[in-house]
RNA sequence: CAACGGACUUAAGCAAUUUGAGUGCGCCAGGGGAAACCCUGGACGUAGAACCGCUCAAAUUCGGGGAAGGCUAAAGGGCGAGCACUCGCCCCAAGCUAAUCCCGAGCCAAGCCCUAGGCCCUAAAAAGCUCGGGGAAGGUGUAGAGACUAGACGGGCGGCGUCUAAGGCUUCGAGGCAUGCUCGAAGUACGACGAAGGGAUAGUCCAGACCCCAAACACUCGCGGGA
Numbered sequence: 001c002a003a004c005g006g007a008c009u010u011a012a013g014c015a016a017u018u019u020g021a022g023u024g025c026g027c028c029a030g031g032g033g034a035a036a037c038c039c040u041g042g043a044c045g046u047a048g049a050a051c052c053g054c055u056c057a058a059a060u061u062c063g064g065g066g067a068a069g070g071c072u073a074a075a076g077g078g079c080g081a082g083c084a085c086u087c088g089c090c091c092c093a094a095g096c097u098a099a100u101c102c103c104g105a106g107c108c109a110a111g112c113c114c115u116a117g118g119c120c121c122u123a124a125a126a127a128g129c130u131c132g133g134g135g136a137a138g139g140u141g142u143a144g145a146g147a148c149u150a151g152a153c154g155g156g157c158g159g160c161g162u163c164u165a166a167g168g169c170u171u172c173g174a175g176g177c178a179u180g181c182u183c184g185a186a187g188u189a190c191g192a193c194g195a196a197g198g199g200a201u202a203g204u205c206c207a208g209a210c211c212c213c214a215a216a217c218a219c220u221c222g223c224g225g226g227a
Stems, first nucleotide, its partner, number of pairs: 008022005023047004027042006051159006061105006069097003076091006106140003112135004117130003144206001146205005160194004167190001168188008211226003
């Protein structure tokens, strides 16, 4: 530079100017803070923007509680039809599915905190190295049943950009006998912000979707085995 594709994430849907949940931005209320900003709750609209490098890859187990939306309609309720009793239509979830929100026990890589030994050094220590134990954060548990690999949107460390400046520190000014006190100004991060997605993200495999067997069942749906 060109072509193609996309328009925050996610589930449903062939799809939509559709429905549910979450996120940021534009608002409101309460609380925290000096402020920047953060936490909690609420309504409508909207999707422009949301940084970089190095490093870690382990545990991945056993249990428990919620959940909108969607699907279905046996029981129950309503209406209608016809012959004593059945059929048709409508409503309805406590049934099914499910984006996901959490809890207990156990366990876990690197980094961080505490600590018993050992090594080294030494007059003795501290620091350093090593090997155990404990702890905080975070993770696992939590994929379409699941197995494995890699990173990041995850953990740790460092940087960059932007915002704020109470205290601290630096400089300057004023008052004052006074470096030491008081007041004021400017600067400065030890303060903040740089969304969410990993209830499997990117991949490889596997499962599932079709067929058979078996059990269960009103339906929806789901479990086990085989090809």

This is a predicted structure of a 227-nucleotide RNA (Group I catalytic intron) from an Alphaproteobacteria bacterium. Of the family's consensus pairs, 83% are formed in the model. Its Rfam family is "Group I catalytic intron". About the family: Group I catalytic introns are large self-splicing ribozymes. They catalyse their own excision from mRNA, tRNA and rRNA precursors in a wide range of organisms. The core secondary structure consists of 9 paired regions (P1-P9). The family has 12 seed sequences and 5,602 matches in Rfam 15.1. Taxonomically the source falls in Alphaproteobacteria (Bacteria, Pseudomonadati, Pseudomonadota). The sequence was found by an Rfam model in a public genome assembly.